Transfer RNA from uncultured Mucilaginibacter sp., 77 nucleotides, folded computationally.
RNA sequence: GGAACGUUAGCUCAAUUGGUGAGAGCGGCACCCUUAUACGGUGAUGGUUAAAGGUUCAAGUCCUUUACGUUCUACCA
Numbered sequence: 001g002g003a004a005c006g007u008u009a010g011c012u013c014a015a016u017u018g019g020u021g022a023g024a025g026c027g028g029c030a031c032c033c034u035u036a037u038a039c040g041g042u043g044a045u046g047g048u049u050a051a052a053g054g055u056u057c058a059a060g061u062c063c064u065u066u067a068c069g070u071u072c073u074a075c076c077a
Base pairs, nucleotide, nucleotide: 001073002072003071004070005069006068007067010026011025012024013023019057029043030042031041032040050066051065052064053063054062
C1' cells in the first nucleotide's frame, strides 16, 4: 500500500427480508433481607446505534466518505 470483518447502555453482546416501541446479562443506584456486611430478592435507571452525508413512506440494517480496532496479504529495511 491492498483486502476482509468489526464499531449498538459504564463493560460484554443481541436485534430475522429495511417495517415503524433498540433489548439481554453484568456493573452502578434505591429498597427489602441482616445487629452490620456478604449472598439473595424486588424495582427503577442507563442509548446522538463511531462521525458526516445519501437512498427510502420507513435505516442499527442499504450506499458513499472519514475515524478507530482486529485479521490476512504485498513491498522496503